[in-house]
RNA sequence: GGGCUCGUAGCUCAGUUGGUAGAGCGCGUCAUUUGCAAUGACGAGGUCUGGGGUUCGAUCCCCCACGGGUCCA
Numbered sequence: 001g002g003g004c005u006c007g008u009a010g011c012u013c014a015g016u017u018g019g020u021a022g023a024g025c026g027c028g029u030c031a032u033u034u035g036c037a038a039u040g041a042c043g044a045g046g047u048c049u050g051g052g053g054u055u056c057g058a059u060c061c062c063c064c065a066c067g068g069g070u071c072c073a
C1' cells in the first nucleotide's frame, strides 16, 4: 500500500424484506434470610464509531474517514 471482516448498554453479543433497539452478566431498589450468598420482582443505563448521500423514514442501503482483527505484498 491492497483484499476481507468487525464497530450496538460497563462487559460479551443479538437485532432481514428499512418503520422510534433487546438479551445474558454486571449495577441500583425491594421481597425472602439473624446476616451473606442464591432466587424472584422492579428499575437505571444507548448521540447504534464519525461525516455525507438515498428515502416519507436508516443500526440496516451507498460513499468517505477513523479504530480493531486477519490475509497478501
Base pairs, nucleotide, nucleotide: 001072002071003070004069005068006067007066010025011024012023013022019056027043028042029041030040031039049065050064051063052062053061
Transfer RNA from an uncultured bacterium, 73 nucleotides, folded computationally. It matches the Rfam family "tRNA". Gene Ontology term of the family: triplet codon-amino acid adaptor activity. By type it is a transfer RNA. It was read from a public genome assembly.